[in-house]
RNA sequence: GGCGUCUUACCCAAGUGGUAAGGGAACGGUCUGCAAAACCGUGAUUGAGCAGUUCGAUUCUGCUAGACGCCU
Repeated sequence: GGCGUCUUACCCAAGUGGUAAGGGAACGGUCUGCAAAACCGUGAUUGAGCAGUUCGAUUCUGCUAGACGCCU
């Protein structure tokens, strides 16, 4: 230098045009003599960033940034 894959919450992670699942952690509550465990509840409003397409974009397209891999 060329090509490809990926970027979703504090962490992991699903969803691939029509309200963004789930688990862990955190916080609040129930329970308990106190804890732990268990159970219930809470949260993404910049979905890496900016544009475009569309009635509608996490999803499709372009550019930018970053991570990883392959080739030279």